[in-house]
RNA sequence: GCCUUCUUAGCUCAGUGGUAGAGCAGCUGUUUUGUAAACAGCAGGUCGUCAGUUCGACCCUGACAGAAGGCU
Numbered sequence: 001g002c003c004u005u006c007u008u009a010g011c012u013c014a015g016u017g018g019u020a021g022a023g024c025a026g027c028u029g030u031u032u033u034g035u036a037a038a039c040a041g042c043a044g045g046u047c048g049u050c051a052g053u054u055c056g057a058c059c060c061u062g063a064c065a066g067a068a069g070g071c072u
Stems, first nucleotide, its partner, number of pairs: 001071007010024004018055001026042005048064005
């Protein structure tokens, strides 16, 4: 220098055009003499950034930034 893949909650990851989700972690409550576990609930997101396409974009297109891998 070129090619490919990835970027979504604190962490690990789903979500292939129509209201953003799960597990773990966190908080509250129930239970217990108490803790843990269990159960119920709550909170937590400008979906890497900027543009474009579209009635509508996490999703499609482009550029940029970052991460991983490959080729030379």
A computed fold for a 72-nucleotide RNA from a bacterium, annotated as transfer RNA.
Rfam family: tRNA. Rfam describes the family as follows. Transfer RNA (tRNA) molecules are approximately 80 nucleotides in length.
It was read from a public genome assembly.
Model confidence (mean pLDDT): 82 of 100.